[in-house]
């Protein structure tokens, strides 16, 4: 440059156009003589921009970041 592929919480990972959830971790409580575990609660996220739609993380145009392939 050409073709494939991702892009969601801090970090991996889900969601059949209709409530964005889950593990780890973070915070605060319990428990403990203290802490670790290990039980409960809570904060935290949809790359950006238009656009179809009642309605968009999903579906379409344009961007942008990153992975693989060719050259």
């Nucleotide at each position: 440059u050409g073709g494939g592929g991702a892009g969601u919480a801090g970090u991996c990972c889900a969601a059949u156009g209709g409530u964005a959830g889950g593990a780890c971790g973070g915070c605060a409580g319990g428990c403990u003589c203290u802490g670790a575990a290990c039980c409960u609660g809570c904060a935290g996220a949809c790359c950006c921009u238009g656009g179809u739609u009642c309605a968009a993380a999903c579906c379409c145009c344009g961007g942008c970041u990153c992975c693989c392939c060719a050259g």